[in-house]
RNA sequence: GAGUUUGAUCCUGGCUCAGAACGAACGCUGGCGGCGUGCUUAACACAUGCAAGUCGAACGGGCUUAUUCAGGCGGAAGCAUUCGUGCGGAAGCGAGAAUAAGCUAGUGGCGAACGGGUGAGUAACGCGUGAGCAACCUGGCCUCAGGAGGGGGAUAACAACGGGAAACCGUUGCUAAUACCGCAUAAAGUGUAACCAUGGCAUCGUGGAUACAAAAAAGGAGCAAUUCACCUGAGGAUGGGCUCGCGUCCCAUUAGGUAGAUGGCGGGGUAACGGCCCACCAUGCCGUCGAUGGGUAGCCGGACUGAGAGGUUGACCGGCCACACUGGAACUGAGACACGGUCCAGACUCCUACGGGAGGCAGCAGUGGGGAAUAUUGGGCAAUGGGGGAAACCCUGACCCAGCAACGCCGCGUGAAGGAAGAAGGUUUUCGGAUUGUAAACUUUUGUCCUAGGGGAAGAAGGAAGUGACGGUACCCUAGGAGGAAGCCCCGGCUAACUACGUGCCAGCAGCCGCGGUAAUACGUAGGGGGCGAGCGUUGUCCGGAAUUACUGGGCGUAAAGGGUGCGUAGGCGGCUGUUUUAGUCAGAUGUGAAAUGCCUGUGCUUAACAUGGGAAUUGCAUUUGAAACUGGACAGCUUGAGUGUGGGAGAGGUAAGCGGAAUUCCCGGUGUAGCGGUGAAAUGCGUAGAUAUCGGGAGGAACACCAGUGGCGAAGGCGGCUUACUGGACCACAACUGACGCUGAUGCACGAAAGCGUGGGGAGCAAACAGGAUUAGAUACCCUGGUAGUCCACGCUGUAAACGAUGGAUACUAGGUGUAGGGGGGAUAUACCUUCUGUGCCGGAGCAAACGCAAUAAGUAUCCCGCCUGGGGAGUACGGCCGCAAGGCUGAAACUCAAAGGAAUUGACGGGGGCCCGCACAAGCAGCGGAGCAUGUGGUUUAAUUCGAAGCAACGCGAAGAACCUUACCAAGGCUUGACAUCCCGCGCAAUCUGUAGAGAUACAGAGUUCCUUCGGGACGCGGAGACAGGUGGUGCAUGGUUGUCGUCAGCUCGUGUCGUGAGAUGUUGGGUUAAGUCCCGCAACGAGCGCAACCCUUACACUCAGUUACCAGCACGUAGAGGUGGGGACUCUGGGAGGACUGCCGGGGAUAACUCGGAGGAAGGUGGGGACGACGUCAAAUCAUCAUGCCCCUUAUGUCUUGGGCUACACACGUGCUACAAUGGCCGUAACAAAGGGAAGCGAAAGGGUAACCUGGAGCGGAACCCAGAAAAGCGGUCCCAGUUCGGAUUGUGGGCUGCAACCCGCCCACAUGAAGUCGGAGUUGCUAGUAAUCGCGGAUCAGCAUGCCGCGGUGAAUGCGUUCCCGGGCCUUGUACACACCGCCCGUCACACCACGGAAGUUGGGAGCACCCGAAGCCGGUGAGGUAACCGCAAGGAGCCAGCCGUCGAAGGUGAGCUUGAUGACUGGGGUGAAGUCGUAACAAGGUAGCCG
Repeated sequence: GAGUUUGAUCCUGGCUCAGAACGAACGCUGGCGGCGUGCUUAACACAUGCAAGUCGAACGGGCUUAUUCAGGCGGAAGCAUUCGUGCGGAAGCGAGAAUAAGCUAGUGGCGAACGGGUGAGUAACGCGUGAGCAACCUGGCCUCAGGAGGGGGAUAACAACGGGAAACCGUUGCUAAUACCGCAUAAAGUGUAACCAUGGCAUCGUGGAUACAAAAAAGGAGCAAUUCACCUGAGGAUGGGCUCGCGUCCCAUUAGGUAGAUGGCGGGGUAACGGCCCACCAUGCCGUCGAUGGGUAGCCGGACUGAGAGGUUGACCGGCCACACUGGAACUGAGACACGGUCCAGACUCCUACGGGAGGCAGCAGUGGGGAAUAUUGGGCAAUGGGGGAAACCCUGACCCAGCAACGCCGCGUGAAGGAAGAAGGUUUUCGGAUUGUAAACUUUUGUCCUAGGGGAAGAAGGAAGUGACGGUACCCUAGGAGGAAGCCCCGGCUAACUACGUGCCAGCAGCCGCGGUAAUACGUAGGGGGCGAGCGUUGUCCGGAAUUACUGGGCGUAAAGGGUGCGUAGGCGGCUGUUUUAGUCAGAUGUGAAAUGCCUGUGCUUAACAUGGGAAUUGCAUUUGAAACUGGACAGCUUGAGUGUGGGAGAGGUAAGCGGAAUUCCCGGUGUAGCGGUGAAAUGCGUAGAUAUCGGGAGGAACACCAGUGGCGAAGGCGGCUUACUGGACCACAACUGACGCUGAUGCACGAAAGCGUGGGGAGCAAACAGGAUUAGAUACCCUGGUAGUCCACGCUGUAAACGAUGGAUACUAGGUGUAGGGGGGAUAUACCUUCUGUGCCGGAGCAAACGCAAUAAGUAUCCCGCCUGGGGAGUACGGCCGCAAGGCUGAAACUCAAAGGAAUUGACGGGGGCCCGCACAAGCAGCGGAGCAUGUGGUUUAAUUCGAAGCAACGCGAAGAACCUUACCAAGGCUUGACAUCCCGCGCAAUCUGUAGAGAUACAGAGUUCCUUCGGGACGCGGAGACAGGUGGUGCAUGGUUGUCGUCAGCUCGUGUCGUGAGAUGUUGGGUUAAGUCCCGCAACGAGCGCAACCCUUACACUCAGUUACCAGCACGUAGAGGUGGGGACUCUGGGAGGACUGCCGGGGAUAACUCGGAGGAAGGUGGGGACGACGUCAAAUCAUCAUGCCCCUUAUGUCUUGGGCUACACACGUGCUACAAUGGCCGUAACAAAGGGAAGCGAAAGGGUAACCUGGAGCGGAACCCAGAAAAGCGGUCCCAGUUCGGAUUGUGGGCUGCAACCCGCCCACAUGAAGUCGGAGUUGCUAGUAAUCGCGGAUCAGCAUGCCGCGGUGAAUGCGUUCCCGGGCCUUGUACACACCGCCCGUCACACCACGGAAGUUGGGAGCACCCGAAGCCGGUGAGGUAACCGCAAGGAGCCAGCCGUCGAAGGUGAGCUUGAUGACUGGGGUGAAGUCGUAACAAGGUAGCCG
């Protein structure tokens, strides 16, 4: 910065995302190189190898080799030979000795305390930082001074013997030293003691002198010079020890801890101070500035992040610490309480001959195990460094290298240029195309990496030589060939990137919001696109964004948040003036702040990463010098803050006692009689045993009408009749006194409504619980009748409230206006008025605020102090603690769960909220419906099918303005498959049509027949064939167009500009009038405008004018049985074209003089004259895919199409709409009446005739002001019926006819005769209508072969009522409340039932941890003892000194026992909580939520 609470808005607030980082892991993928990094888990267990040795120039011995010596064995060549042998004496062997060279177990020295690993423990002077040691040590190294004389006794090795399986051990004997032990020597040196001088910081330091004490190897090497080593002392360097200031995590649901504990004196001990240890003495010491306890953790330089401040972290590298299987202990040593040493105990593992032994990878590799997870049992000492040595050199898993791993960072590559027929293929498409895409192919070219070959380093540094694990590596050259090298994630918004198909709340996705229920840019796949790239995503963690713990940098009236109120402790903060100090503060200097890292700037690897030189920085700490304004300290003063005093007045301030009247109730008595009481209406209740009512008297308790007032008092809770007593506080005036004595206030203490608790009183009224009566579906409620605790008093407890101004206290400052309470001043002690202080209200400016609002009584501007908040739920719950008699209170979590929960305001909608107004909305009327029969539609049921749609109003005589076939979409059966219908192609020319046969028909077969146009190509038409395609009343009206209904002919719905508001939005459009109307007028931060209203259109009512035939006929003429029949006329009626007329124009009243309204005149008509057409923005996912059109999906020998028959007409029922009635205002019969509007050629059909009639015959006339349909009917007149199931009513049924039609069986209409049902005016309820209307009467038309009680029209006759707007319904405007916005058919609460989850309790069970007490007591140090042992010294000797074993004691690990504490796990059962599309019961809350709600 963004997303997410809402219909929208602003705010609060949480959740989430984009960034960076990592010792990482996982998924997919993987070419090269450089530099780094690599068990975060089991401080789990370890096979094997290596990781600490070295010195023979300390020593004795051993061994090897060489040489020499001596004796021995041996006996060659040669010589001689009697051939038997003799002489000779070589090689060789070889115990021993010497010399030389080398190796070496042991004694001895140095090292092994370094280096390397790990982070278990540790909250500590452990670490960091800065100081100190006058309280210390320091091997090896460096410098200086001094010394090294003379002796002694042993002991390993070795040998012999012995024990043991082994490890190893014992006895005896021999021997050396740079091993060990006495003695001498002792400085201006060291230690100790006291003295003097001097200094300091208490012990003491320094210097001087005295006394005493303490050394050593006459060594090694070398011919030697010399060198190495040794002893004493001083100094240095290095390393260490100890002490102190400051800093260093979480929990107060850990508040008290401590017995060597704190200090002293004396001693011991240590290198050294010290309760470090001991004896004695004292009783201290630590702690809210957080002791003690618990949890967690190695600390730091640094690392990551961040603008910074911070937050997180402590891998690698570096410093410190701690540890080395676990626990304890010491020895040796300069150094250890010792990783690769010792002893003991424990656990574990291994060996064993069962008697005993051995071991310790948190060294380097490696193994098992654990785990999401972390490498080779590699090479080399070449370099750097370490140990030993005089050195050569040896050792070194430190280290240098290599191996493995994309684990990280950095670099490079996988080609480059050209290349449009925009190839093929893919995807998509509106079929044209678009896209992949210069991408590929193809042409040219390059050579990093790669492959092969050739050359080939630096790293090596000391005087020279020699010396390279890495490594034939880096690097260089040559050749080869684009050849071997690209993936991963994403594409709804945030967030860069879109289409197709599949799927159909499924499968799945998801970081948040959320996608998916048939057209998904959100799932899966594909094409395309976006991002990054040898990587890319995911997961985890930390910081950031988050000002979401706010120091920088937040808040608390209503969003989370002011303690119920006061007093006051610690603490924090604090008025004016002066002097001083310098702790804070500021400035300078010095020391330190290790190196590395980071930053700046250079340098070196081809670059970079990386490495390296220099610089700044290291914000800190300490010391020191200075400054003195401010804060602090000290001192002196001041009066304005605060307090005291004096004088006043106000008050339901508090406590106690007393008193008073009115009223209720009860008791007594009187009067009096039948009711009273109570409610929406009732009933329970009371009353003839006398109530209620009324009068008198009495009792008792509680509360104090009027006054009374956003009046008063009090800190709050709270306080109300009157009087008295005691008592607290505030206010005003004065300015005498004190002299900062002040403000706030953690812990603490006190007060604290109502309800409640304890004890004892009291009890009139009221009244939880409870009882009864009502109400109700229920009514454990609301209402009524009763009624107990309680309410009252005293004493004690409780300690909470929506204890609220939802606003802590104090101080100062910052416009006003107006009321009220108390006091003072001025005025004239004026009822006025002006002014001032204190309190209490309202309005309002700036300012503040999200807005609402606050506004000198701040929520403004500032300072100080306290309390509190950090998403909602879980929960003010659990556990623990404290308090309480109990109820309960205070303190106060977590798991889990949600993506919100909220505040204010806006627009709507809604309200059993309010106001105003309208409508046949009610009311007033008339006629109906609902009851009957029938017609018709619907539901339901039935059926093979009863095709489909319409569903509250706004479906139901609706689509259908007309289902016997057709229609027809449904069912059964029989057929067809390019199809019944359209376009294209090929072939034929056999058409149509007629007849016959079969069949239910479609159809098939047979016979007859064999056309028209032509530009001569062909076409029309028909048949056959192939495929593209046709076809679908199949689905989706929730994909759509169009059309329609409805609110509603209701008066509304909006816009531009301006203005107001952060904004949604408001204003305009509200207001005052008025209207049928947002109609008009006036007013107004609005001014205008648009769609609606009205008007313009049609019709009707009047007159005029024009025109007049088929209409008309006054006058004239003719004429008839009669007749506008005829001539004629243009007057009248009428027809149909035009123009007129009505506009509140005129008068009067009302009204603002306006709009308008009321009355009147005139007029055919009067206030939109009547009627119609006309329907704003929008609402209902309203209706229609079956009028039509249409996307997508589905069927394709069928969901298409043809045919016959059936069905849509069914029938126990239910509903809607109608017709006809129930009768006398009537029925029936007869009879001189009077319309309008329409229709007519496949038509209307006259006259005349037939028939009772339907109708038939007939055919005149008429495409119509002409002819026909066509008789209007009611009415009128006359007659009859006489109140009845009728002379009402006509259903139903029978018979016989008529008509239409291919055909009236299912299933048409009509006529005649016969039949004669229900029905006697209709329950609850409900509909229409305000005038030519309702009602009633007939006439016509569309559809149509035929078939209206329906529909659409027409005229005739022709009413009643309207007080009025309380109520029902609908609507409009304003306003109010709202937790609603799918908008009250809304929202929403709790129990119960079910599933899952986490948590609490629980008889207990079972682990861990830290301590306490006691027992046992290893090793070991220390102490005692030491009769046993004993080389060095003393002693002539005996013996002694000293030492040792052994034994004893203190301490003491592990172990054992015990009582508790603490923390986990688990536990039958139990408790509430949370979550979970469609469970149960009710209706608590939100609108006056139907009893206002809420808090305790």